[in-house]
Context: one part of a larger RNA
Molecule: large-subunit ribosomal RNA, domain IV
Organism: Bacteroidetes bacterium endosymbiont of Geopemphigus sp.
This record gives sequence, C1' cells and structure tokens, in this order.
RNA sequence: CACGGCUAAGGAACUAGGCAAAAUCGACCUGUAACUUCGGGAGAAAGGUCGCCUUCCAAAAGGAAGGCUGCAGUAAAGAGAUCCAGGCGACUGUUUAUCAAAAACACAGGACUCUGCUAAAUCGAAAGAUGAUGUAUAGGGUCUGACACCUGCCCGGUGCUGGAAGGUUAAGGAAGAGAGUCAGCUUUCGAGCGAAGCUCUUGACUGAAGCCCCAGUAAACGGCGGCCGUAACUAUAACGGUCCUAAGGUAGCGAAAUUCCUUGUCGGGUAAGUUCCGACCUGCACGAAUGGUGUAACGAUCUGGAUACUGUCUCGGCCGUGAGCUCG
Repeated sequence: CACGGCUAAGGAACUAGGCAAAAUCGACCUGUAACUUCGGGAGAAAGGUCGCCUUCCAAAAGGAAGGCUGCAGUAAAGAGAUCCAGGCGACUGUUUAUCAAAAACACAGGACUCUGCUAAAUCGAAAGAUGAUGUAUAGGGUCUGACACCUGCCCGGUGCUGGAAGGUUAAGGAAGAGAGUCAGCUUUCGAGCGAAGCUCUUGACUGAAGCCCCAGUAAACGGCGGCCGUAACUAUAACGGUCCUAAGGUAGCGAAAUUCCUUGUCGGGUAAGUUCCGACCUGCACGAAUGGUGUAACGAUCUGGAUACUGUCUCGGCCGUGAGCUCG
C1' cells in the first nucleotide's frame, strides 16, 4: 500500500454530493396516511411472535395452555433502509459494443398531408422488385407524444393548393423583306438588270407550363409593437391621445432545465441556507401539437429535507491476510 475484522465519546461535524461503509432484510399476526386514473399508493408507515419440553384439541398439518433456558431462539449463512417535498419524462421498453442509460430515442394516443390500384412512396439506365398476394377502418410522409382541461390572433413574406381574364415567354410554324447563285435580256463589251428554283439572313404574327396576377391554407415554415398623458396624499393607471403593423402574446404559467442585473423581495425550513419549497411579477430573452398547464402510477433519473445508521469525519488506534521493502 491492497483487501478484510473491531473500535471509547460524538454521529455527516466529512464531502461538490452520505461517495463508500454501516443499517434494514425471513415467515406469520396486527395495522396502514395524503393522494388517486379507484386499479393503486402498499411489503406504506408503525408494532408483535419465532428455541426446547409436557399436556390438550382423538391421526397429520396446525393451534392453545403450562413449564425450562441463554446476552442472544428466522441463535450460523443467505434475504427491502424508510419517509417528506420538488423538476423532467406518463408508463414497460431502446441507446453512444470500448468514458454519457438520460430529461435523449421509442411508445399507445392526437393531427396534418399524399395515394382510387399498373396506387402513392422506395430500389433499379431497364426488365423487374418492395409496397402487398394489401385496397382509404389500407399504405407512405411529417409533427406531437398516456390521461385531464385546452390549443388564442396573424395569409404581409416563404411554401403548398386552386384559378384563369390580362402581361411576359421557348422550341417549332410563318406572311413579308434582304442577300448569294443563275436561264434570259441590255450593253459603250468594262458591265448592268435579273424570273423560277436552291441556299443564307431577317422576320410581323402564332406559340404551353412557369413567373407576374387573383384567391385559399398556420397541429404548413413562421410572426405575435412603441411613445405620451390621466383618479381628491402619494403611488399606480381601469381611461384617453398618437405612430407603426399582416397581426400586436389570449388562457395558463412565470427569478423557471428559460431571470442578465441576482445571493431580486417576502415567507418557510437551519443557530447560521448563492441550494430547496411557497409566493410576488420588474418575463434582459415563457406561452399554447417547434404544444401550454396540471397529473395518480412508474424511474440504477436530477434537486432539497428528515429518521435510522455508521471510522465519511473529530482523529486516530488495534488485529488478520497478501504485496512491496530490508536482512538472510
């Protein structure tokens, strides 16, 4: 040093934190709160009994009465610690094989959306296959995440869906125009004009979707104001004015897993509390399926408190086994 055993008095004073250890532990009997989705919570909690002998209940199992005995009778070993309050996630489950098991993922349930079958979607140059030997009570995608109560306003931007009057608009088509070539004509023999055809260039007009445009749509992506004044103490402002906006944050919650200032202020708990719980609202920068607020049960979850218990500590000590070291 490692792993064990014991330890006066105290008993978390240790520490980031009761980490680790101790404690609880079986069977039977009694008894059992808040809350609750009435199933639970619950082994709640809190108590008691347990060995051996005799007799009786006519057998066994079991029970009752009386007695004996130890420090100690589930006599060794094995065998829940419990309670209170809060956050998060409903739950069982899943995950970073080898630093993370969680509040992350999933989930039943909810919603939107696409898809009429040779379905949509996906893989594949294709054939073909999955979907599915299914058929809208089905299949795919996205979001949310049991349950309870709910889910407000905004369609201006972006997206999606629908519309077709007008504007814009490709290839293609194309009247016309120009140029080249050329039969022919003219000619001062230099050249000029030049039909049809062919070639090249240009081209009015025509020409779909899309875009512009017009509507709808937020459990689509998203967004949800400022300044000034005003009440018979003061303070505050139900009220008024004004500017801007597509609309100005509703219910609920709120120093919160969100609060910078901040150890906010008040109350509780402690002798003493940057944590915790209950309030307040001045929300730097909560807020309604990027869900809001609650919630019984559940959790090797996180936070605070309490009882029991202890070498975690005051503060060390002794013993055993092993390693190491020294000597041999």